[in-house]
RNA sequence: UUCUUAUCAAGAGAGGUGGAGGGAAUGGCCCUUUGAUACCUCGGCAGCAGGCUUUUCAUGAGCACUGUGCUAAUUCCAUCAGACAACGGUCUGGAAGAUAAGGA
Numbered sequence: 001u002u003c004u005u006a007u008c009a010a011g012a013g014a015g016g017u018g019g020a021g022g023g024a025a026u027g028g029c030c031c032u033u034u035g036a037u038a039c040c041u042c043g044g045c046a047g048c049a050g051g052c053u054u055u056u057c058a059u060g061a062g063c064a065c066u067g068u069g070c071u072a073a074u075u076c077c078a079u080c081a082g083a084c085a086a087c088g089g090u091c092u093g094g095a096a097g098a099u100a101a102g103g104a
C1' cells in the first nucleotide's frame, strides 16, 4: 500500500509546550487567539485481538493484565441509488473514511 471479515446513534478531559489553522476529499455547517491542529504528561472511555476467571452442545458472562483504538458535534450532515413524503425532509442500501484482527 492492498485484500477479507467485523463495528461505527452509546461512552470518556485536565495540565504543559507552541502560536494559526482545524473538523479525510468537495459543498454546507461548525470548532478556534476565552489559544485550535499537533506533540508531551497524567487521567478516563470502550472491550477489537491476546491473557485470566467462569460457563456451555455451540456459546455466553466477567476482569481490564498485554497490544491497539478512542476521548466536540451520529463517521458533524450531505455526496451515489432507491422508497416514501411534499418544500425539503424521513428511511433503506451503497460508496468513501476510521478502527481492530487476519492475509498478500
Base pairs, nucleotide, nucleotide: 001104002103003102004101005100006099007098008097013042014041015040016039017038021031022030023029025079026078027077028076043071044070045069048067049066050065051063052062053061054060075096080093081092082091083090084089
Model confidence (mean pLDDT): 84 of 100. The RNA shown here (SAM riboswitch aptamer (S box leader)) has 104 nucleotides and comes from Oceanobacillus rekensis. Of the family's consensus pairs, 97% are formed in the model.